Description
A computed fold for an 87-nucleotide RNA from a Deltaproteobacteria bacterium, annotated as c-di-GMP-I riboswitch aptamer. Rfam family: c-di-GMP-I riboswitch aptamer. Rfam describes the family as follows. GEMM was predicted in a large-scale screen for bacterial structured RNA regulatory elements.

RNA sequence: CACCGAGAAAGGCAAACUACCACGAAAGGGUAGGACGCAAAGUCACCGGCCUAAAACCUUAAGGGUUAAGGUAGCGGGAUUGCCGAA
Numbered sequence: 001c002a003c004c005g006a007g008a009a010a011g012g013c014a015a016a017c018u019a020c021c022a023c024g025a026a027a028g029g030g031u032a033g034g035a036c037g038c039a040a041a042g043u044c045a046c047c048g049g050c051c052u053a054a055a056a057c058c059u060u061a062a063g064g065g066u067u068a069a070g071g072u073a074g075c076g077g078g079a080u081u082g083c084c085g086a087a
Stems, first nucleotide, its partner, number of pairs: 004085002012038002017033005023028001036074001042080003046077003049072003056066004
């Protein structure tokens, strides 16, 4: 330096659920509580997946359909930065 990851130490994050938001069309997000878990559960939508469908387009009696320029980094891959240190 690269890999690796101890019932190691120090510290960190926080699923479900609950409350709130003069955030959002929704999916989702934020804040507080809360801990299922996490060695990148730090950061980035580049690739695949998944969620949503406002606007647009198609159709239409109601309505329905297609679609990401919206999301998800705690779905996987990739990129990038980083704490500690036994085997």
Of the family's consensus pairs, 95% are formed in the model.